[in-house]
């Protein structure tokens, strides 16, 4: 982050499965993404059996990666 190149990821939804739930996992499927890779550190949001749990494709930050014009 311009023009490209090799590629990558996978919204909604469906099926199966774990879970109390949010949500997770696998398969299919693509709305989109230049970090839509990892990280729950700070906010924010969601669930709750009120002990806790979840969301990175909400924002900020940290670490790492591909290409190569200004």
């Nucleotide at each position: 982050g311009a023009g490209a190149u090799u590629g990558g990821c996978a919204u909604a939804c469906u099926c199966a499965u774990c879970g109390a739930a949010a949500g997770g996992u696998g398969a299919g499927g693509a709305c989109g993404c230049a970090a839509a890779g990892c990280u729950a550190g700070g906010g924010g949001g969601c669930c709750u059996u009120c002990g806790g749990g979840c969301c990175a494709g909400c924002c900020c930050g940290g670490c790492u990666g591909c290409c190569g014009a200004a």